[in-house]
């Protein structure tokens, strides 16, 4: 150099093929409960703004298609494994 996978919240991932609200699980916070606790059960938990409502943003980092992009396309960076 070439070839497959893989990159989404604090942590593991699901969505990609078939483009249209970014879910779920640990966890971490607060309730219930209990003498405490732990179990369970209920609620909240991405970033930036702002006094709040709100608002803008975010799926490795930069381009294009496209009304509309995690997702099609191009290059690029990281992990893994494989040829040479």
């Nucleotide at each position: 150099g070439c070839c497959g996978c893989g990159g989404u919240g604090g942590c593991u991932u699901a969505g990609c093929c078939u483009g249209g609200u970014a879910g779920a699980g640990c966890g971490c916070c607060g309730g219930u409960c209990u003498c405490g606790a732990a179990a369970a059960c209920c609620g909240g938990u991405g970033u930036c703004u702002g006094a709040a409502a709100g608002g803008a943003c975010g799926c490795g980092c930069a381009g294009g298609u496209u009304c509309g992009a995690a997702u099609c396309c191009u290059g690029c960076c990281c992990g893994c494994g494989g040829c040479g």
Predicted 3D model of an 84-nucleotide RNA (transfer RNA) from a Candidatus Aenigmatarchaeota archaeon.
The sequence was found in a public genome assembly.
Its Rfam family is "tRNA". Rfam's curators write: Transfer RNA (tRNA) molecules are approximately 80 nucleotides in length. Rfam classes the family as a transfer RNA.